A computed fold for a 1539-nucleotide RNA from a Chloroflexota bacterium, annotated as small-subunit ribosomal RNA.
The coordinates come from a structure-prediction model, not an experiment, and the mean pLDDT is 86.
RNA sequence: UGGAGGGUUUGAUCCUGGCUCAGGACGAACGCUGGCGGCGUGCCUAACACAUGCAAGUCGUACGGGCCUGUGCCUUCGGGUGCAGGUCAGUGGCGGACGGGUGAGUAACACGUGAGCAACCUGCCCGCGCGUGGGGGAUAACCCUGGGAAACCGGGGCUAAUACCGCAUGGGCCUCUUGGGGGCAUCCCUGGGGGGUGAAAGGCCGGUCUUUUGGGCUGGCUGCGCGCGGAGGGGCUCGCGGCCCAUCAGCUGGUUGGUGGGGUGAUGGCCCACCAAGGCGACGACGGGUAGGGGGUCUGAGAGGAUGGCCCCCCACAUGGGGACUGAGACACGGCCCUGACUCCUACGGGAGGCAGCAGUGGGGAAUCUUGGGCAAUGGCCGAAAGGCUGACCCAGCGACGCCGCGUGCGGGAGGAAGCCCUUCGGGGUGUAAACCGCUGUUGUCGGGGACGAAGUUCUGACGGUACCCGGCGAGGAAGCUCCGGCUAACUCCGUGCCAGCAGCCGCGGUAAGACGGGGGGAGCGAGCGUUGUCCGGAUUUACUGGGCGUAAAGGGUCCGUAGGCGGCUCGGUGCGUCGUUGGGUGAAAGGCAGGGGCUCAACCCCUGGCUGGCCCGCGAAACGGCCGGGCUGGAGCCGCGCAGAGGCCGGCGGAAUUCCCGGUGUAGCGGUGGAAUGCGUAGAGAUCGGGAGGAACGCCAGAGGCGAAGGCGGCCGGCUGGGCGUGUGCUGACGCUGAGGGACGAAAGCGUGGGGAGCAAACAGGAUUAGAUACCCUGGUAGUCCACGCCCUAAACGAUGGGCACUCGACGUCGGGGGGAGCGGUCCCUUCGGUGUCUGAGCUAACGCGGUAAGUGCCCCGCCUGGGGAGUACGGCCGCAAGGCUGAAACUCAAAGGAAUUGACGGGGGCCCGCACAAGCGGUGGAGCAUGUGGUUUAAUUCGAUGCAACGCGAAGAACCUUACCUGGGCUUGACAUGCAGGCGAAAGCCCUCGGAAACGGGGGCCCUCCUUCGGGACGCCUGCACAGGUGCUGCAUGGCUGUCGUCAGCUCGUGUCGUGAGAUGUUGGGUUAAGUCCCGCAACGAGCGCAACCCCUGCCCCGUGUUGCCCGCAGCGGCGGUGCCGGCUGGGCACUUGCGGGGGACUGCCGGCGACAAGCCGGAGGAAGGUGGGGAUGACGUCAAGUCAUCAUGGUCCUGAUGCCCAGGGCUACACACGUGCUACAAUGGCCGGUACAGAGGGUGGCGAACCCGCAAGGGGGAGCGAAUCCCAGAAAGCCGGUCUCAGUUCGGAUUGCGGUCUGCAACUCGACCGCAUGAAGGUGGAAUCGCUAGUAAUCGCGCAUCAGCUACGGCGCGGUGAAUACGUUCCCGGGCCUUGUACACACCGCCCGUCACGCCAUGGGAGCCGGGAGCGCCCGAAGUCGGUCCUCCAACCCCCGUUGCGGGGAGGAGGCCGCCGAAGGCGAGCUCGGUGACUGGGGCGAAGUCGUAACAAGGUAGCCGUAGGGGAACCUGCGGCUGGAUCACCUCCUUA
Repeated sequence: UGGAGGGUUUGAUCCUGGCUCAGGACGAACGCUGGCGGCGUGCCUAACACAUGCAAGUCGUACGGGCCUGUGCCUUCGGGUGCAGGUCAGUGGCGGACGGGUGAGUAACACGUGAGCAACCUGCCCGCGCGUGGGGGAUAACCCUGGGAAACCGGGGCUAAUACCGCAUGGGCCUCUUGGGGGCAUCCCUGGGGGGUGAAAGGCCGGUCUUUUGGGCUGGCUGCGCGCGGAGGGGCUCGCGGCCCAUCAGCUGGUUGGUGGGGUGAUGGCCCACCAAGGCGACGACGGGUAGGGGGUCUGAGAGGAUGGCCCCCCACAUGGGGACUGAGACACGGCCCUGACUCCUACGGGAGGCAGCAGUGGGGAAUCUUGGGCAAUGGCCGAAAGGCUGACCCAGCGACGCCGCGUGCGGGAGGAAGCCCUUCGGGGUGUAAACCGCUGUUGUCGGGGACGAAGUUCUGACGGUACCCGGCGAGGAAGCUCCGGCUAACUCCGUGCCAGCAGCCGCGGUAAGACGGGGGGAGCGAGCGUUGUCCGGAUUUACUGGGCGUAAAGGGUCCGUAGGCGGCUCGGUGCGUCGUUGGGUGAAAGGCAGGGGCUCAACCCCUGGCUGGCCCGCGAAACGGCCGGGCUGGAGCCGCGCAGAGGCCGGCGGAAUUCCCGGUGUAGCGGUGGAAUGCGUAGAGAUCGGGAGGAACGCCAGAGGCGAAGGCGGCCGGCUGGGCGUGUGCUGACGCUGAGGGACGAAAGCGUGGGGAGCAAACAGGAUUAGAUACCCUGGUAGUCCACGCCCUAAACGAUGGGCACUCGACGUCGGGGGGAGCGGUCCCUUCGGUGUCUGAGCUAACGCGGUAAGUGCCCCGCCUGGGGAGUACGGCCGCAAGGCUGAAACUCAAAGGAAUUGACGGGGGCCCGCACAAGCGGUGGAGCAUGUGGUUUAAUUCGAUGCAACGCGAAGAACCUUACCUGGGCUUGACAUGCAGGCGAAAGCCCUCGGAAACGGGGGCCCUCCUUCGGGACGCCUGCACAGGUGCUGCAUGGCUGUCGUCAGCUCGUGUCGUGAGAUGUUGGGUUAAGUCCCGCAACGAGCGCAACCCCUGCCCCGUGUUGCCCGCAGCGGCGGUGCCGGCUGGGCACUUGCGGGGGACUGCCGGCGACAAGCCGGAGGAAGGUGGGGAUGACGUCAAGUCAUCAUGGUCCUGAUGCCCAGGGCUACACACGUGCUACAAUGGCCGGUACAGAGGGUGGCGAACCCGCAAGGGGGAGCGAAUCCCAGAAAGCCGGUCUCAGUUCGGAUUGCGGUCUGCAACUCGACCGCAUGAAGGUGGAAUCGCUAGUAAUCGCGCAUCAGCUACGGCGCGGUGAAUACGUUCCCGGGCCUUGUACACACCGCCCGUCACGCCAUGGGAGCCGGGAGCGCCCGAAGUCGGUCCUCCAACCCCCGUUGCGGGGAGGAGGCCGCCGAAGGCGAGCUCGGUGACUGGGGCGAAGUCGUAACAAGGUAGCCGUAGGGGAACCUGCGGCUGGAUCACCUCCUUA
């Protein structure tokens, strides 16, 4: 015995902070669904209006009478008169003040709790005492009569009482007087005596007597009167407690008190007269809003919060308002009077009514029941009783509204039916679920029995033939709802395609959606399940328990000080707070809790116990707080002596500089800027010298310096004045701290009045800049800046850090003072008090940071915060001359807004460093013609893709057909291609011929009977059919693979350790160095991986091996010739050389010197073929771009299926007014042309390369040797070199275009091939802005080869070699990149973010001429009912008096009416207050995928930003003045840390 958190701000993190969810609850409602029972519960809205019935009557034992019935007596037979019962109204009594309803009003002694009344009342009931005697006069009913529609009313007459009135008695009360006792003031209790006042009612029953309608006596019951007491009930008073608004701050005239009186049961200003001038209030009066209060109920760990339905207690109300009467009790729910509104009746004259009782109706509403039964029980009223009445109550009915209980079956039953769903096609799921077999019998149903509740021996049961019991039948009648993205338990398929929709928050949906809708499956609860609403919880998110305020929201601009709060050491007292195993009273019951008990259990009910934290009265304690008194000196203050200082105010004085004026010298400019211009100047500026005027500010000193509470304060001198510090321990003796309100001070700007005005300078003007430039820059310039006096009262008024006191490690500066030491001294050292700084420990902090000047540890007091926006706005109030200030919301809207730190990215930030990045250089492109690709346009089609770098001679390393994917037309349908099955055939295959046709295709004819076999069949092929094929259709944003790019850049990471709450950091930073994260050194890091480098290939030197087809120095032979030499490697031979192939060596900063930390390395040198990576290639880290490719291929999904598949012919991809990219050829003389003549490398070749030789001007043709190639061929290399020519011209440059004629390939060169010859000879004379490549065997230039390929649009691509430069000072700038650092409001990451006006739509809101309504008061008018008062008018049985007429008399007391008066509801008039609705127009605000204008802010945001104020401007904003750093960068000063 009791406490759980999660989602959501970010790229990520920690914190702050709001929103939101899971829980519980309900008098509920709504949706879907619904078997039974028990117990509860049911108009929360219109205190809206009500038809109908019922809800309070009863008593004949209080009284008289009418009627009916029964009966007695008398009778003139008409009737009269009794008794008994019933009934009807009346007189009278008791009850109708209870019970029942409702929650409007009420913020109040209304309620709760505890007290008080010495200031009170109390019918019926109980106890005690006493009494109940004797008289009188009326009046309802009834009779007669009148009025009225009615309700009802009037007149006359008779009558009774427990109705009414005198008299008697009286212990009560009043008064006078006199004792005793007590108390809290007024006073109270109790005796004696005198005086006064003042009651009553009978009825019934029995007995007895009797003059018997009756009466006497007596007993009983019941009633009546007086007094005292009790019980219960009520009235009044007080302490304390419990809502919101201060944008309600002052309220109050019966108000506060007194005296006297009235009134009441009673106190009281309750009421009145007079007197006094009080009373209440920040401890919240007054006003406004809201509300019945409590026990309790819900929630919560608790503290608390919310709530007040059912039940119980109290209050208030009864159609709105007012009033009294009766009564023990009322200002009276089912009584009365008046007034208002409403409804009804009416003969219009007048009347009646009050469901917030039970049921019921209409209405309102999301919503709440039967016009039921019974008085059997419990209770109430009346009655002596029987009994009557009782919509209180007891029951039943309706509603899953709630709680509780039960059921809808139980067991068996397949490796598991069907259906449905999914599937990787194997299978899996629904699922023992069903079927089927066996069983049971709750509940329902039928039949039978059948209560308790009844107390009081009889009688009496609405519920009810109910509960319950027994039996029959029979699985038979009985399951749904919500959810399944995360929170949160539960997943798949299909459909849909930012649509339809979902959504509590975050968020889902734009073609594969576990989030929408459906299906299957699953999860949860179950006669219910969800939704909505509300409350508490979670929310320590108002924080008492239990929060905060440097930067997140939050310290008041500063000080003084009022109330208040808090308060040093010590002694004594008191006992208010406080405390106690302390005593007593109260704290209703119900509820809750514990134990026990009763309904079969439970819900529900009963009993007992305990709890009830509070209040009141005692007793006790005295530490602490308070209070009273005494003392103390440490807090605080005072005094003496010293000290420093831009502290304040006033007056005076001074020099430098700017400007202006005068004069001199002097001449052509000055000024200003990025560059200029406006401006000034030949009428003499500027410059310079002299003189003068005037205003403002005070250089150096000057410092993290000093002073002040803050704002703030700076030349010098004087005067007045505030504060501080040190020292002496001298004086006072807690005199203190803080401080709501309040007061004073308060930068700059601004305002008023008057001065002043040199410089500066909002506004303004001009000049520039610019797309614009209402700015930044420039030239001018007015308020203002200055002074005096008066206002304003704000600020980034900041340390963004309130004040005070105390405590808690250190180090180093600096200012002021004291003490000590050293020293000749400038001065130095130690120490102490006060100030002002920096760094740091513990501790604190979300972090940053703070850290004895705390943001540490504590105490005291004040101020302030509670998500962002709306908004410091509106309204109201206060202040101000104004500007405006202070105080300060709401609607609406958002799911965040924020703080600190992290990693990136970015910066018109910084540092360091690379790269043909710039620069230096060489050559190009951009201009021309042509080629080629692309855009665009065109087209039947011009198939598709690629689109900044990184698409564009790209996919294309070969589009005339083919290719081909496009178009037109013609055809095919198991298909051009694959696999399987079934049936058929045996060759239908294949070949040949032929017809139509453009072909595909369709038709016909002929030849031709395959292989294996177990003889069933199989293989193969074809046909028919079925499964299926096929698709360059779509999605590269579903994918694999491959590729581009940053980038051959030097980076990207990991393990362990360490640091940090964490993201993350460290390592990887730093000092050097490198091409390099290359290496070295250092270091809380130590290692490692992917990258770099190396290993691989080519090339450069050397060596070894090998030797044909290569080579031929030397040897031999052969052949040829122009013959004594040359040619041919032809043969033998050989392998030195060249060279091919294979292998090896060589280079490593190894050596020397210098530099450097003695390192890494760098510089120079030697040697070397080669140096410091020798040159080139291959090689591309983690990743980025939803980069590219579904048309290479593969592949998920989707779509087409006589077509989006397949075949064919022709066309198109080759179009052309244009635009761009990439190239080629040129523009010429370093050239063109002609002739001659050298020197390569690397390749290719049998469907091929093709020699010699011949023909052709040539392309080419003929020819065919040789060669599958170190052998033969392509093959001539070209530039070059030699010689010649051209002479600067659109040419002997240039070759486009066009014509004609040819060649070759190919089925075929029309669209649309290449080449040759002749002719034609265009543009073009070095190319604007702009732009590309290249750092050496490179650029430039020259040719050669190859792939694809029949041929070729190749000038492209890929290779090869020949000739072969120039330049690099350097890193400021452009571009790209690397590292470190800094700022950031960016993170889709600067192609980012983001501000304001304007325009449009929607929404809420302020102002507003007014208009309308509600509420509460105030003044006046009128004045109902009614109480009270007055009364000279009218009337009156009782009691009293009189008698002269004893009467229908008169008078008195008293009363009634009328009238008058005070008060007085409703109503009227008036001026305001307050709240709300509405309102032309108007102000701003919020929200709203892609509107307009600009670019203000975030990076130094391109003029640092921001705050206050003032002016200006389409707008963000700009400018002036003062302030702040919450400004980057560079430099300097200073201090600190480390060395």